[in-house]
Background: The part of an RNA shown here (large-subunit ribosomal RNA, domain IV) has 352 nucleotides and comes from an Anaerolineae bacterium. Model confidence (mean pLDDT): 89 of 100. It matches the Rfam family "Bacterial large subunit ribosomal RNA". The RNAcentral record of the full RNA draws on ENA.

Context: one part of a larger RNA
RNA sequence: CCCUUGUUAAGGAACUAGGCAAAAUGACUCCGUAACUUUGGGAGAAGGAGGGUCUUUGGUGGUGAAGCUGCGAGCCAGCGGAGCCGCCGGAGAUCGCAGUGAAUCGGCCCUACUGACUGUUUAACAAAAACACAGGUCUCUGCGAAAGCGAAAGCUGAGGUAUAGGGGCUGACACCUGCCCAGUGCCGGAAGGUUAAGGGGAGAGGUUAGCGCAAGCGAAGCUUUGAGCCGAAGCCCCGGUGAACGGCGGCCGUAACUCUAACGGUCCUAAGGUAGCGAAAUUCCUUGUCGGGUAAGUUCCGACCCGCACGAAUGGUGUAACAAGUGGGGCAGUGUCUCAACAAGGGACCCG
Numbered sequence: 001c002c003c004u005u006g007u008u009a010a011g012g013a014a015c016u017a018g019g020c021a022a023a024a025u026g027a028c029u030c031c032g033u034a035a036c037u038u039u040g041g042g043a044g045a046a047g048g049a050g051g052g053u054c055u056u057u058g059g060u061g062g063u064g065a066a067g068c069u070g071c072g073a074g075c076c077a078g079c080g081g082a083g084c085c086g087c088c089g090g091a092g093a094u095c096g097c098a099g100u101g102a103a104u105c106g107g108c109c110c111u112a113c114u115g116a117c118u119g120u121u122u123a124a125c126a127a128a129a130a131c132a133c134a135g136g137u138c139u140c141u142g143c144g145a146a147a148g149c150g151a152a153a154g155c156u157g158a159g160g161u162a163u164a165g166g167g168g169c170u171g172a173c174a175c176c177u178g179c180c181c182a183g184u185g186c187c188g189g190a191a192g193g194u195u196a197a198g199g200g201g202a203g204a205g206g207u208u209a210g211c212g213c214a215a216g217c218g219a220a221g222c223u224u225u226g227a228g229c230c231g232a233a234g235c236c237c238c239g240g241u242g243a244a245c246g247g248c249g250g251c252c253g254u255a256a257c258u259c260u261a262a263c264g265g266u267c268c269u270a271a272g273g274u275a276g277c278g279a280a281a282u283u284c285c286u287u288g289u290c291g292g293g294u295a296a297g298u299u300c301c302g303a304c305c306c307g308c309a310c311g312a313a314u315g316g317u318g319u320a321a322c323a324a325g326u327g328g329g330g331c332a333g334u335g336u337c338u339c340a341a342c343a344a345g346g347g348a349c350c351c352g
Base pairs, nucleotide, nucleotide: 001347002346003345004344005343006342007341008340010338011337014336028050029049030048031047036041038172052094053093054092055091056090057089058088059087060086061085062084063083067079068078069077070076071074095099107331108330109329110328111327112326113325114323115322119131120130135170136169137168138167139166140165141164147156148155149154173318174317175316176315178248179247180246183245184244185241186240187239188238189237192236193235194234198230199229203225204224205223206222207221210217211216249267250266251265252264253263276310277307288304289303290302291301292300
């Protein structure tokens, strides 16, 4: 010097990214216990008090001796209450620094965010606000169901039958969930347009019997092709549909100080963001501004709204309870620190 421990004057978070670590609290009995609340909770809230031993005494539970009485004379019944074993108290005395004398054995409160909750998860860097969840909703499925596995047979679904089963999204509960169907998707429609294989075969080319002086023409057959026309679904088209994928404007002017604009004009759009919330787990400018808390606060809480770039089941806003969750504050208590010291054990170091 290092590791593991123990103690520490005065101060008490000044440490630090952060009270990390440590200290503190602690079991039991009694008293007492707020906001809020889904009336269950919150709650062990918080905050207080007590305890050993001895003597004596009261109550109470169990067991039940001696003795007495009775007759039916029994291992009988009744009365009786000693002693003993517990429990709950009262009074007095007494010892120690200290009586749950060791050990085991919650620190607490206020506030905000997120997720309702108990659960689940990255075996071995992440336990969470992520996943799941009851509940909500959309959609598919009429049973040889849909869906899934499998060349198939077959199996799961299910020995179930729409109060069932599959899939998607959301995520208790409370109050709600606005506008847009132009694009994409899905559902429905079938008049018209387009359209494959196929059907059909007009016509064309090659070949050559034949004809022709030649150029050439050229039947049948074979062969290479082949137009109009008839051909579904799909697409175009016509509608519907947002708890389907998704989307939800700009400029200019205007009120008797100023500012602002309930109001007006104009352009564009499928429609221009409703309720609620808002510098937010979202705010760049930004340490926005005001208030609170501090002596002093880029964090925190309450407001404001100028939302770079919230917003309604990719749910919006709240919410008691819950959380080894995240942020802020406080009480208690501390070697975290001011600032270090000493001690114990084990290393390091020296000798063998």